Model confidence (mean pLDDT): 81 of 100. This is a predicted structure of a 73-nucleotide RNA (transfer RNA) from a Minisyncoccota bacterium. Its Rfam family is "tRNA". Gene Ontology term of the family: triplet codon-amino acid adaptor activity. By type it is a transfer RNA.

């Protein structure tokens, strides 16, 4: 210098190869309980690393750049 792989909710990860984002833990609420702690219910949390592009539609295809991993020289 080149070549491959990852980046999605506070972590950890899915999302059947384009039809429009979801679980486990954690967070808050409430129930049980004398308290906690264990079980239940329910809620809230997202410019899907970032900017372009193709498309009726992009987390997914493309293009470059970031970041972090690994391989050749």
């Nucleotide at each position: 210098g080149c070549c491959c792989c990852u980046g999605u909710a506070g972590c950890u990860c899915a999302a059947u190869u384009g039809g429009a984002a979801g679980a486990g833990c954690g967070g808050c609420u409430c129930c049980c309980u004398u308290c906690u702690a264990a079980g239940g219910a329910g809620u809230a949390g997202g410019u899907u690393g970032g900017a372009g592009g193709u498309u009726c539609g992009a987390a997914u295809c493309c293009u470059c750049c970031c970041a972090g991993g690994g391989g050749c020289a």